[in-house]
RNA sequence: GGGCGGUUAGCUCAGAGGAAGAGCGCUCGGCUGAUAACCGAGAGGUCGGAGGUUCGAACCCUCCACCGCCCA
Numbered sequence: 001g002g003g004c005g006g007u008u009a010g011c012u013c014a015g016a017g018g019a020a021g022a023g024c025g026c027u028c029g030g031c032u033g034a035u036a037a038c039c040g041a042g043a044g045g046u047c048g049g050a051g052g053u054u055c056g057a058a059c060c061c062u063c064c065a066c067c068g069c070c071c072a
Base pairs, nucleotide, nucleotide: 001071002070003069004068005067006066007065010024011023012022013021018055026042027041028040029039030038048064049063050062051061052060
């Protein structure tokens, strides 16, 4: 330098163009003599960045950044 994959909650990851969820973790409550487990509720996101397409973009297109693999 070229090709491919990835970037979404604190972590691991889902996510059909109609506007974002799960598990774990965290907080509060229930249960218990108490803790764990279990049950209920809640907080937490500029969806890597910038443009473009579209009535509407995490999702499609372009460029850039970072991580990984392969080729040279």
Molecule: transfer RNA
Organism: bacterium